[in-house]
């Protein structure tokens, strides 16, 4: 250089015939439960879904361009 695949919460990922408020797991946080800790429980807190631009009533999705990364070819 060229193709192909990833990029979505502190971590590991689901979500790809475009649709209502963007979620599970685990983790931190209170609080209850315990004599105390862990266990369990119930509430929480975190995301401009890698950027810019475009299409559409409507985008994580779809197109263009770029960024980072992994592989393959040269």
């Nucleotide at each position: 250089g060229c193709g192909u695949c990833c990029g979505u919460a502190g971590c590991u990922c689901a979500g790809u015939u475009g649709g209502u408020a963007a979620g599970a797991g685990c983790u931190u946080u209170a609080u209850c439960u315990u004599g105390a800790c862990g266990u369990g429980a119930u509430a929480a807190g975190g995301g401009u879904c890698g950027g810019u631009g475009g299409u559409u009533c409507a985008a994580a999705u779809c197109c263009a361009c770029u960024c980072g990364g992994a592989c393959g070819c040269a």

Background:
Model confidence (mean pLDDT): 80 of 100. The RNA shown here (transfer RNA) has 74 nucleotides and comes from Serratia symbiotica. The sequence is in RNAcentral, with records from ENA. Rfam family: tRNA. The gene name in the source record is trnV2.